[in-house]
RNA sequence: UUAUGUCAAGGGCGAACCUGUUAAAAGCCGGGGGCGCAAAGCCACAGGGUCUAAGGCGUUUUCGGACGUUAUGAUAGUCUGGCUGCCAAA
Numbered sequence: 001u002u003a004u005g006u007c008a009a010g011g012g013c014g015a016a017c018c019u020g021u022u023a024a025a026a027g028c029c030g031g032g033g034g035c036g037c038a039a040a041g042c043c044a045c046a047g048g049g050u051c052u053a054a055g056g057c058g059u060u061u062u063c064g065g066a067c068g069u070u071a072u073g074a075u076a077g078u079c080u081g082g083c084u085g086c087c088a089a090a
Stems, first nucleotide, its partner, number of pairs: 004088002012037002017032004022027001035077001041083003046080003049075003055070006
């Protein structure tokens, strides 16, 4: 330096659920919690998947609305990919 993650050390992150906040929603953020994670660090303006549908468009309407569709909204703890990085025995 590259590969690897079964050993050790120091640690890190924090699923479900509860709770506060925010948002149209999905979800984000804070607190509790701890299922798991060697990148569960970063990138959603790299590509797919998934979630949501305020606004737009369409259909319908008893004119209140209902339904369908759509990402410009999300998800990196959905996958591939990119960037960066701690420790380590055989």
Predicted 3D model of a 90-nucleotide RNA (c-di-GMP-I riboswitch aptamer) from Youngiibacter fragilis. It matches the Rfam family "c-di-GMP-I riboswitch aptamer". About the family: GEMM was predicted in a large-scale screen for bacterial structured RNA regulatory elements. Genes associated with GEMM are involved in a diverse array of functions, including chemotaxis regulation, signal transduction, secretion and chitin. The prediction has a mean pLDDT of 88. Lineage of the source: Bacteria > Bacillati > Bacillota > Clostridiaceae > Youngiibacter.